A computed fold for a 65-nucleotide RNA from uncultured Desulfobacterium sp., annotated as Fluoride riboswitch aptamer (crcB RNA motif). Its Rfam family is "Fluoride riboswitch aptamer (crcB RNA motif)". Its family is annotated with response to fluoride and positive regulation of gene expression in the Gene Ontology. The sequence was found by an Rfam model in a public genome assembly. Model confidence (mean pLDDT): 75 of 100.
């Protein structure tokens, strides 16, 4: 690297880590992979560390010492 079995169980929710809820996906060809401009790509802008809440980190703004 390929084929065959098997399913201890898991797994996902546009950028990090934890904690409740919540949605979804399951043998992987799943669930997920933001959002304008283009006829599609190329290209170029843009918001967001959450799927919601809450902290915490890194990142931004703006005010003080």
């Nucleotide at each position: 690297u390929g084929c065959c079995g098997u399913c201890u169980u898991g797994g996902g929710g546009a950028u990090g880590g934890a904690g409740u809820c919540c949605c979804c996906c399951u043998g992987a060809c799943a669930a997920c992979c933001g959002c304008c401009c283009u006829g599609g790509c190329c290209g170029g802008g843009c918001u967001g560390a959450u799927g919601a809440c809450u902290c915490c980190u890194a990142c931004c703004g703006c005010g003080c010492a």